This is a predicted structure of a 1507-nucleotide RNA (small-subunit ribosomal RNA) from an uncultured bacterium.
Rfam family: Bacterial small subunit ribosomal RNA. Gene Ontology terms of the family: structural constituent of ribosome and ribosome.
Model confidence (mean pLDDT): 84 of 100.

[in-house]
RNA sequence: UUAGAGUUUGAUCCUGGCUCAGAUUGAACGCUGGCGGCAUGCCUAACACAUGCAAGUCGAACGGCAGCACAGUGUGUAGCAAUACACAUGGGUGGCGAGUGGCGGACGGGUGAGGAAUACAUAGGAAUCUGCCCUGUAGCGGGGGAUAGUCCGGGGAAACUCGGGGUAAUACCGCAUACGACCUAAGGGUGAAAGAGGGGGUCGAAAGACCUCUCACUAUAGGAUGAGCCUAUGUCCGAUUAGCUAGUUGGUGGGGUAAAGGCCUACCAAGGCGACGAUCGGUAGCUGGUCUGAGAGGACGACCAGCCACACCGGAACUGAGACACGGUCCGGACUCCUACAGGAGGCAGCAGUGGGGAAUAUUGGACAAUGGGGGAAACCCUGAUCCAGCAAUGCCGCGUGUGUGAAGAAGGCCUUCGGGUUGUAAAGCACUUUAGGCCGGGAAGAAAAAGCACUACCUAAUACGUAGUGCCUUGACGGUACCGGCGGAAUAAGCACCGGCUAACUCUGUGCCAGCAGCCGCGGUAAUACAGAGGGUGCAAGCGUUAAUCGGAUUUACUGGGCGUAAAGCGUGCGUAGGCGGUUCAGUAUGUCGGUCGUGAAAUCCCCGGGCUUAACCUGGGAACUGCGGCCGAAACUGCUGGGCUCGAGUGUGGUAGAGGGCGGUGGAAUUCCGGGUGUAGCGGUGAAAUGCGUAGAGAUCCGGAGGAACAUCAAUGGCGAAGGCAGCCGCCUGGGCCACAACUGACGCUGAGGUACGAAAGCGUGGGGAGCAAACAGGAUUAGAUACCCUGGUAGUCCACGCUGUAAACGAUGAGAACUAGACGUUGGCCAGCUUGGUCUGGUCGGUGUCGUAGCUAACGCGAUAAGUUCUCCGCCUGGGGAGUACGGCCGCAAGGUUGAAACUCAAAGGAAUUGACGGGGGCCCGCACAAGCGGUGGAGUAUGUGGUUUAAUUCGAUGCAACGCGAAGAACCUUACCUGGUCUUGACAUCCUAGGAAUCCUGCAGAGAUGCGGGAGUGCCGCAAGGAGCCUAGAGACAGGUGCUGCAUGGCUGUCGUCAGCUCGUGUCGUGAGAUGUUGGGUUAAGUCCCGCAACGAGCGCAACCCUUGUCCUUAGUUGCCACCAUUUAGUUGGGCACUCUAAGGAGACCGCCGGUGACAAACCGGAGGAAGGUGGGGAUGACGUCAAGUCCUCAUGGCCCUUAUGACCAGGGCUACACACGUACUACAAUGGCCGGUACAGAGGGUCGCCAACCCGCGAGGGGGAGCUAAUCCCAGAAAGCCGGUCGUAGUCCGGAUCGGAGUCUGCAACUCGACUCCGUGAAGUCGGAAUCGCUAGUAAUCGCGGAUCAGCAAUGCCGCGGUGAAUACGUUCCCGGGCCUUGUACACACCGCCCGUCACACCAUGGAAGUUGGCUGCACCAGAAGUAGGUAGUCUAACCGCAAGGGGGGCGCUUACCACGGUGUGGUCAAUGACUGGGGUGAAGUCGUAACAAGGUAGCCG
Repeated sequence: UUAGAGUUUGAUCCUGGCUCAGAUUGAACGCUGGCGGCAUGCCUAACACAUGCAAGUCGAACGGCAGCACAGUGUGUAGCAAUACACAUGGGUGGCGAGUGGCGGACGGGUGAGGAAUACAUAGGAAUCUGCCCUGUAGCGGGGGAUAGUCCGGGGAAACUCGGGGUAAUACCGCAUACGACCUAAGGGUGAAAGAGGGGGUCGAAAGACCUCUCACUAUAGGAUGAGCCUAUGUCCGAUUAGCUAGUUGGUGGGGUAAAGGCCUACCAAGGCGACGAUCGGUAGCUGGUCUGAGAGGACGACCAGCCACACCGGAACUGAGACACGGUCCGGACUCCUACAGGAGGCAGCAGUGGGGAAUAUUGGACAAUGGGGGAAACCCUGAUCCAGCAAUGCCGCGUGUGUGAAGAAGGCCUUCGGGUUGUAAAGCACUUUAGGCCGGGAAGAAAAAGCACUACCUAAUACGUAGUGCCUUGACGGUACCGGCGGAAUAAGCACCGGCUAACUCUGUGCCAGCAGCCGCGGUAAUACAGAGGGUGCAAGCGUUAAUCGGAUUUACUGGGCGUAAAGCGUGCGUAGGCGGUUCAGUAUGUCGGUCGUGAAAUCCCCGGGCUUAACCUGGGAACUGCGGCCGAAACUGCUGGGCUCGAGUGUGGUAGAGGGCGGUGGAAUUCCGGGUGUAGCGGUGAAAUGCGUAGAGAUCCGGAGGAACAUCAAUGGCGAAGGCAGCCGCCUGGGCCACAACUGACGCUGAGGUACGAAAGCGUGGGGAGCAAACAGGAUUAGAUACCCUGGUAGUCCACGCUGUAAACGAUGAGAACUAGACGUUGGCCAGCUUGGUCUGGUCGGUGUCGUAGCUAACGCGAUAAGUUCUCCGCCUGGGGAGUACGGCCGCAAGGUUGAAACUCAAAGGAAUUGACGGGGGCCCGCACAAGCGGUGGAGUAUGUGGUUUAAUUCGAUGCAACGCGAAGAACCUUACCUGGUCUUGACAUCCUAGGAAUCCUGCAGAGAUGCGGGAGUGCCGCAAGGAGCCUAGAGACAGGUGCUGCAUGGCUGUCGUCAGCUCGUGUCGUGAGAUGUUGGGUUAAGUCCCGCAACGAGCGCAACCCUUGUCCUUAGUUGCCACCAUUUAGUUGGGCACUCUAAGGAGACCGCCGGUGACAAACCGGAGGAAGGUGGGGAUGACGUCAAGUCCUCAUGGCCCUUAUGACCAGGGCUACACACGUACUACAAUGGCCGGUACAGAGGGUCGCCAACCCGCGAGGGGGAGCUAAUCCCAGAAAGCCGGUCGUAGUCCGGAUCGGAGUCUGCAACUCGACUCCGUGAAGUCGGAAUCGCUAGUAAUCGCGGAUCAGCAAUGCCGCGGUGAAUACGUUCCCGGGCCUUGUACACACCGCCCGUCACACCAUGGAAGUUGGCUGCACCAGAAGUAGGUAGUCUAACCGCAAGGGGGGCGCUUACCACGGUGUGGUCAAUGACUGGGGUGAAGUCGUAACAAGGUAGCCG
């Protein structure tokens, strides 16, 4: 000392990216802001700079005296004088401008442009220099000539400068001397200096001499410090930068430097660097360290410290100990300024400050008090170094904004289920405290040691000087600051972000895919915890958020610590170079390795222990650490190296052996095609079906003969060989490799393999051949909406051969090569050995190859499993989200096609792998259903009814819309209903509750009006009551409120439809699986059934199925009126007596269970057949509808959230509409007729309904109906005649004696009222229609078909509808291929909104980035040449020349000039490279809706994919 989370999916595991939580910052921005301490503060324009300051100092080096001051002197005034004042003089003194000279301006301070190595870091090295400083040694003698300042004169606007005269020195130059030093030919030679200040006594007229101290000076040696040089190692990215280099590499001579050296030069040699990355391009100051991280690492290099580089840009040297010099010089350039236009001046990347740039970074402050630096003997001077102050929440740290108490849980706010909750002890109130800030006072306490003065000691001749000590005195920018005390009063002090998940924190309102939010996932389309506001809450707090950036998380570049069968990833395969790795043994060595020790690793930082600020931050002492590098000593196991051996690896040899291994040459038969001939006649061919095509000029078929090319059936295999690609008739020649046996030979000779090189299917390319079949392109025929395809008929390249190129494939085992180890079983192939056997053969062992299954183990899973994807070792290749893209550019290769290497911008939050559950498939298997088939009858055609769409309308109210809307809501629209329209009215309302006042209620009635309504008249006074009043009703009034068939069925409850009366849907425990999940529920049978049996890692259970319930079918018991009548009477009549046996009624029971028999089956379940039975295999029918699906239907049944209307979207009334009508569809009725119509006669039901009712008999009417009134609250009476049927008659195939629509007339009934708009009756009329196209519906038995009867709703009725009832009463089912729906198992899947899915490409439009492009512009740079400032070096005697030599002439030396070499700027030409831009153009990406097709995913409808 190591934490994870969100996001791919319906769900899961994995891979993998994106995102978040952390820490940090020289930060910036937004909102906010009380105090202090300590730090930090132009990251951008190394852009340009106004102004001030930032380097001077020394008079104890010098000549001096401009200015200041003072002596001294002179003059004047005052004065007796001392003296005072004024003026002049005055280098004598203090000092000192300018100058000469010395030292310092090479430090300190700034910046990071350049620079990838002349740098930096670490460790070393030798051929060097080093002012001031320290320690030694030896000196400091004697001369000379100039020159500045200055004076005179001149030029210039200025800057400045020229000439002449004079002058000093610690300036300059000789001479002498030389312990050291340097040179040397070892004899010798060369080379120095400067004085200044103080003190003292002696001498001297003075100057001065002498002595002494200090400082300075000269030479030299050493030290210290600093600097220069060299070496090794380390130090960013790019190979789409692979070759670079002529002073280049080395040598010799010479030169040069402080010093080694091609540093320079002449000559000689031809080297040097580079895949361990040279050269080139890009980027960058390096380090100590800083941030992060568990660490290893990664990123960074502000502040502080070390080094380097630079100083407007470029070049150059001078001076000097040190520079090629930030505040020096010269030259070139750009820029700015001055100018009298001739010419000059300047360099803030010093401190402040200004402009500019920018998101952004401070005062033109104080002081040398401290620390440090320069000069000086010192005082002292200078110091924008430094110390302080100012500004900034920029960071870190600390403190405060009060504390206690306080429930009426105040008011207000917010929410509310209206009860309350919350804000909240929060406030107020009461009692306290006073930090910080404010005011007052104290505070020279600390920061402070030095200098000066005095004294003492030492040194000395010395009270000079110096050293040490004591005393005194002086000095503070900060600053009246820190700190301390007092006063006063809660007084002056809280914000910011967030509240969907990650992630702590929730409600209301507004908004309505709008406005907006968003780090990722994602929110917002009327109930948003996600937007905006509010209340509340959470987090942090003088800050909080956001943005940017780094590390972390990310094991997501994996050294620690990843991978490559299918997720991204093994080169197509060999050989082999470099490199890496390497059997066994002995000896040596000591490269790596290990141990010890020494040096170094600066300080600061980090860490530990202490100390100082009240604490902390901060500062500070000590230690540890600095994981590194180097020297020395040691160890020798392992590695390396050297040497000697060994044989197991590897190879050789000998003997065998299998094989489509390769190359070349020959050769064979079958088949296709073509040609010739024969026979023979009308078709052949082809397809899903056809057509194009061939054929009477004789095809096809068949026989014979011939030609030619290509490929080699059977054998044949799960087989063999090869490195891979690949290899197949047979024979021969040449040739490679493998395997086995033997154990003779060599003795590690091995493995891998970057580059390299060879081979490398098909297609393709070049040249020349060849060409039978097949067959891109192409043509024709089909198919189709189209069909540039799939199918068909033809057909050219090509396929074949030779030579050459190409170099790619899903070149796959999607699995690199080599080695070792690790259970087995069963095949097969090639050897060898052994055993058995007469033999064939079999068995066992072993080596090599090739397969299947499988243990351990591995894997995300699938799977792999001695042929590993197990366990290890060695080497190589490759991967790092998807798309863009294997694309662009560049390079290389190629004849081309193209290959290889191989990005970025931009864009997305995924893209993927395996497995799971579903769903789906023009996948498979099994099974079921009136699903098809087999039948019967319909619909679709006609007329009518009814519903719907559409249209119309003032309104045609609304809803229902595939199955599963459409004779549905509606089991009754003339008014009402009624929701719609028009018109007329009402506003606490038609309806509910509460309050007040009045009145009982109620009934009758007049007028106006369409009515609602309005105005009146009359009758009437109730019930309870403890006598106050109460209940109920009506009227009026005020307000709370009512009301809404208004919206949302996508906010809901309830109810319903549908899959489907289909057989399914689940759970507990266990087991399996990392998990989703599986198992159970699958399998074998069986069933109507997940029904049952058996089996089984399952065992059980629940909801469904079945049963229980109702009804019907048989029997029994009980009961016997209103029902029934066998027997006895009676009658027209079960009418009556009687009876309850029967029928029936309605209660209860029985009965049916595969129970029995036989067969099949597995000894099962069950099935088949039979018996018995009223009924036989759930007897028939009904009720009953699992988990769920369809955001299915209904807010107009009801209920209900939210929204909306409130003199109207509410309420009332009249009239109208819902009944419209060119048309379309659904559902029905009636028909089209003779199995029928009509007429007459006649028979038999069941189930219902009835008092606001059903209504008998009887009378009237043709009839609907009217009159009438009996009976019945119903097994009693009524509706009520059942009809088809049966018997008889008639019609005779026709638009009819079928059919009845439509229309005319006359009526009946209901009702306030039948005009819009009722039903029925009678008379008359007599339409379409002669069995219905494509298509389609129902039904499996008392069913279909057909016949009538009843009921609900209802005044009446649109009913032909709906719901029931009975009568008569069939046909057919071979069977499951097909259509539809469903169940189970299985398979594929890129679907999961689940195939009405998903999804591809062109085109059109918009936007974005990018490639090409005639070119254009700019940056950097190579080469060649021109040119050549300043400067340095060389040459030169044109000119000038103090010191030295020389008597002189002159010499030596030097300056200027000229010239040569080098060279900056600049210029010309020609290349390279990068960037920007460019008409036009190429593809790419994204986008809500577009167009065309449907390529892929299922057998995706032609399997898909790679080249």